[in-house]
RNA sequence: ACCGAUAAAGGUAAACCUCGAGAAAUCGGGGGGCGCAAAGCCACAGACCUAAAUUACCUGAACAUGGAGGUAAUAUGGUGGCUGGGUUGCCGAAG
Numbered sequence: 001a002c003c004g005a006u007a008a009a010g011g012u013a014a015a016c017c018u019c020g021a022g023a024a025a026u027c028g029g030g031g032g033g034c035g036c037a038a039a040g041c042c043a044c045a046g047a048c049c050u051a052a053a054u055u056a057c058c059u060g061a062a063c064a065u066g067g068a069g070g071u072a073a074u075a076u077g078g079u080g081g082c083u084g085g086g087u088u089g090c091c092g093a094a095g
Stems, first nucleotide, its partner, number of pairs: 002095001003092002011036002016031006034081001040087003044084003047079003053074007
């Protein structure tokens, strides 16, 4: 250095409950503890989630270049507890 013990000391915290933020995905606080050796940090590439907004189209009423409802596409919104990459780091048996 690779590596990762039925090691030690610590760390983190899924589902679910609850309070808050958000259009949603999701996030934050508290409880909880399935897991995790980078489940620390960074959305750079891929993947996935969402679609307020934007654009296109449709519907019916209508003739107001507007409003309503619907469909589709799009991330500029997210997920690092999805993969890769970057970066930092605790402990030390065997090999």